[in-house]
RNA sequence: GCCUUGGUGGUGUAUUGGCAGCAUAGAAGGCUGUGGACCUUCAGGACCGGGUCCGAUUCCCGGCCAAGGCC
Numbered sequence: 001g002c003c004u005u006g007g008u009g010g011u012g013u014a015u016u017g018g019c020a021g022c023a024u025a026g027a028a029g030g031c032u033g034u035g036g037a038c039c040u041u042c043a044g045g046a047c048c049g050g051g052u053c054c055g056a057u058u059c060c061c062g063g064c065c066a067a068g069g070c071c
Base pairs, nucleotide, nucleotide: 001070002069003068004067005066006065007064010024011023012022013021018054026042027041028040029039030038047063048062049061050060051059
C1' cells in the first nucleotide's frame, strides 16, 4: 500500500429501512435482625461527515479506530 470483517448505554451482545431490546454493572424502593439472593421501578447508547429515501443504527461513498490476511 491492497483486501476482508467489525464499531450500538460503563461492559458484553441483539435488531438490519418505520418505537433500539436483552444480560450485567449503577440508583431508588420492597423483603431481611444485618448482608447476600430475590421482587418492582428508574436512568443511561447507534464512531464521524456526506449521499439515497417520505423515513437510515440498517443501504451507498469517504474518513477514523480495531482485528485478521496478502505484499
Molecule: transfer RNA
Organism: Candidatus Micrarchaeaceae archaeon